This is a predicted structure of a 350-nucleotide part of an RNA (small-subunit ribosomal RNA, central domain) from a mine metagenome. Model confidence (mean pLDDT): 86 of 100.
Context: one part of a larger RNA
Parts: sequence; structure tokens; C1' cells
RNA sequence: CUGGGCUUAAAGGGCGCGUAGGCGGUCCCCCCAGUCCGGGGUGAAAGCGUCCGGCUCAACCGGACCAGGGCCUUGGAUACUGGGGGACUCGAGGGGGGUAGGGGCAGGUGGAACUUCCGGUGGAGCGGUGAAAUGCGUUGAUAUCGGAAGGAACGCCGGUGGCGAAAGCGGCCUGCUGGACCUCUGUCUGACGCUGAGGCGCGAAAGCUAGGGGAGCGAACGGGAUUAGAUACCCCGGUAGUCCUAGCCCUAAACGAUGGGUACCAGGUUGUGGACCGGACAUGGGUUCCCAGCCGGAGCAAAAGUGUUCAGUACCCCGCCUGGGGAGUAUGGUCGCAAGGCUGAAACUC
Repeated sequence: CUGGGCUUAAAGGGCGCGUAGGCGGUCCCCCCAGUCCGGGGUGAAAGCGUCCGGCUCAACCGGACCAGGGCCUUGGAUACUGGGGGACUCGAGGGGGGUAGGGGCAGGUGGAACUUCCGGUGGAGCGGUGAAAUGCGUUGAUAUCGGAAGGAACGCCGGUGGCGAAAGCGGCCUGCUGGACCUCUGUCUGACGCUGAGGCGCGAAAGCUAGGGGAGCGAACGGGAUUAGAUACCCCGGUAGUCCUAGCCCUAAACGAUGGGUACCAGGUUGUGGACCGGACAUGGGUUCCCAGCCGGAGCAAAAGUGUUCAGUACCCCGCCUGGGGAGUAUGGUCGCAAGGCUGAAACUC
């Protein structure tokens, strides 16, 4: 490099937007670049192949012929690809009507709980565990009632449920804002599409910088236990942090361990949302579409399993793999304040 692969054996990029590139719907006309057919030229010699010959044979040597990926040129063909022109609507998109939603951002606001503080009642314990102890408490704790303050998270509804590209999103209200469709109108554009190396943006938690905030929880740390020890598991405390604003970091079992798009290929069943039907007081019923699941046939698969949400049958584009260890290490480059990230070997060894 090819081939073969990428749910679990090595292998899908964390996710999106999109540049170049690759690929691309239906019909007609033209061109003839790719493609196909024919002619001409070239394809040195040597070598290879075939035949003949010379050294006793062979190696070796001499001669003749063939072959040769391809390249150039010329005549022709026009189905397909391509280029140019025209037309179309089913792909894609736009407009108008309608729907659901923890999608995002900002502001406001609510109750429960908790902690602290103040006051009342009360008077000896509380707390914690397997059992204890450290700890708290007569300077009045725990318990209980009233009041005040503060920060964080939003019980029930809640779901096998919804939304988002992913990360992720859950009290309530308001404002701004993104997307999905579904469905109707066929009202408009007329292939405007798919993918996407680089690039750009987003990206849990932890971590970093600056300024705030700090109730609870709680790395580190201190103490009490346990134990042979106990730098742990359990208990009492507790700082960073967790929260907010601005800016970094860019990782993950970032998982469906399954990239995106299109078409096709038995069914059964549940849920959410929409449209339609008949009926209507309502619940509920039927048909169909999208989405989210469960079960399962053919097929696929090493099996487990998967199975119209494919891991089936095909096509298009991107990413990635190539024995284990060494090693996601060293080095160089690049990004970062740092931590470190991205890219990423070899010797050696089995």
C1' cells in the first nucleotide's frame, strides 16, 4: 500500500456549523473532455519470450521474429460520467394557519428543610456507633414555641415521560430567543442537495485567575475508634471547593462502548405529541403520521445478541484500526497562567 475490518476481540472523531474536496433527482437539445472502436507514429540497444545458428554440451555468444504498461496524433461512436443551454417537481428550502415541550438567556418571586443569632418554656443530658469514644451541654445544650438573617437545592406531579447537536435541562411568574416537527394550504423558489480534510464554535465534573458569596456538604488536614498496622472503610470536627460574575482549561466508561445521509426489507404491543373520523356532558373509541420504548420473523453475527431506531440489503462522504508490553511514555512541534491537552515514536522484550 492492498485486503479485511471498527456494539463487546485493535478500531466511530465528545458534539455541531461549515471551507476545499468527493458524491449527487426527472426530461430534452448541443459539445465530445472521460469512455469505447479504427488508422498512423513512438515505445533505442541490450534483456525477457519463440525459432534458428556458433564454441564437443551448457553457461556464454550471433541472427531473425514476436511482445510491450503507456504516450503522441488522427478519423469515428454518444449509452453512461462530464461541460454548456432549456424545462420540471417527487429531493431540499421558503410563506401562511395550528400544536407540544425541565431547549437557551435575563429579571422577579415562593414554600418546606437546614444552620446561625435573639427571646420564651424547661432542667440534664444530647449526639454518635456493631459497640464506643472524641465532640456538644448547668456560661443552660438536646427538645419545644415565637421572631430574625443567610445560602443552596427545588419534595409530591415525575413516568419505561418531554426537550436539546452533544455536554445537558426540573418550584412559580414575566420578558427576549433557538429548534423540532406534525398537519393543512399545494401558495412560492426550482436540485438550491448529502458528506465534510483543514477551520470555527459549543463542550459534565474536577482544576486555574480576579472579585464576590459561603447555609449544608466536604478532598486536604486534626481528633476518636477499628486493626498486627489502618496514612482507609465507621464517628466528631473541618479548609479549599461546591454557588455567583468575568476569563481560562477542553478532558471522561463525553456510552447506544454502535459517525452522518438516502432508499428498500414480516409482524405484535406500549407511551408522548399532531391531524382526521363518528359521537358527544365527559372519560373513552377508530384511522394515520412523527418521535420515544418493549417483544419478535427473515437476514446478519464467533456467540451474546441485533432485528423498519439494523448490528439486514445497497449506495455516497468523513473518522479510525493493523499482535501484547514498552506507552498515550520519550522527543520535536503546538496550545495553556499552571495543571496539563493535542499530535506522537523507537530501542528492548514476549